The RNA shown here (transfer RNA) has 74 nucleotides and comes from Halobacteriovorax marinus SJ. Its mean pLDDT, the model's own confidence on a scale to 100, is 81. It matches the Rfam family "tRNA". The family's RNA type in Rfam is transfer RNA. Its family is annotated with triplet codon-amino acid adaptor activity in the Gene Ontology. About the family: Transfer RNA (tRNA) molecules are approximately 80 nucleotides in length. Lineage of the source: Bacteria > Bdellovibrionota > Bacteriovoracales > Halobacteriovorax > Halobacteriovorax marinus.
RNA sequence: GGAGCAUUAGCUCAGUUGGUUAGAGCCCCCGGCUCAUAACCGGGUGGUCACAAGUUCAAGUCUUGUAUGCUCCA
Numbered sequence: 001g002g003a004g005c006a007u008u009a010g011c012u013c014a015g016u017u018g019g020u021u022a023g024a025g026c027c028c029c030c031g032g033c034u035c036a037u038a039a040c041c042g043g044g045u046g047g048u049c050a051c052a053a054g055u056u057c058a059a060g061u062c063u064u065g066u067a068u069g070c071u072c073c074a
Base pairs, nucleotide, nucleotide: 001073002072003071004070005069006068007067010026011025012024013023019057028044029043030042031041032040050066051065052064053063054062
C1' cells in the first nucleotide's frame, strides 16, 4: 500500500427476505424461600443499533464515507 471480517444493553451475543415492539444469557437492583448465606423462583432498570450521509412510505438490516479492532497479501 491492497483485501476481507467485526462494531446492537455494563459484559458475551442473536436479530431470517427491509415492515409487527429492538431481544436473550450473565452482571446489577428489588422481592420470595431460609435462623442466615448460597443455590433456586418471580419481577425490574439499562440501547442515539460505532459515527456521518444517502436510498426508501419505512433502515439494526441496503449503498457510500469515516473511526476502532482482528486476519490475510505485498

Record summary:
It is recorded under the gene name tRNA-Met.